[in-house]
RNA sequence: GCCUCUGUAGCUCAGCGGCAGAGCACUUCUUUGGUAAAGAAGAGGUCACGGGUUCGAUUCUCGUCAGAGGCU
Repeated sequence: GCCUCUGUAGCUCAGCGGCAGAGCACUUCUUUGGUAAAGAAGAGGUCACGGGUUCGAUUCUCGUCAGAGGCU
C1' cells in the first nucleotide's frame, strides 16, 4: 500500500428497511434475625462519525475514524 471483517446499554452480544432488544451488572421492593441466594418491578442508547438513496435507515450505499485478520 491492497483486501476482508467488526463498531448497538457499564460488559458480552442479537436484531439486517417500519417495535431498539436479551443475558450479566445497576436501582427499588418482597422474602430473612442479618447477609447471600431466589422472586417482582424499574432505570439506562445522538445504534462510532458525516453525506447519499428511500415515504421511512441500526439495517442499503459512499467517505472518515478506531479495532482485528490476511496478502505483498